Background: The prediction has a mean pLDDT of 80. The RNA shown here (transfer RNA) has 76 nucleotides and comes from a Candidatus Peribacteria bacterium. Rfam family: tRNA. The family's RNA type in Rfam is transfer RNA.
């Protein structure tokens, strides 16, 4: 240099060929214990990497950009 493929909540991760974005763990609170963990039940928590385009309407469709895995190639 080229090609793939990923980027959603702190964290690991869904999200059905477009129609107002979940879960689970963490955290906080409460109930349960003598008390702690454990369980239980509730709240918080997102500019869906960035920038534009298409559309009534984008996380999803289409272009660029970053950034990170993995593969291929040249040349020393």
């Nucleotide at each position: 240099g080229c090609c793939a493929c990923u980027a959603u909540a702190g964290c690991u991760c869904a999200g059905u060929u477009g129609g107002u974005a979940g879960a689970g763990c963490a955290u906080c609170c409460g109930c349960c214990u003598u008390g702690u963990a454990a369980g239980c039940g509730g709240a918080c928590g997102g500019u869906c990497a960035u920038c534009a385009g298409u559309u009534c309407a984008a996380a999803c469709c289409u272009g660029a950009u970053u950034a990170g895995u993995g593969g291929c190639u040249c040349c020393a």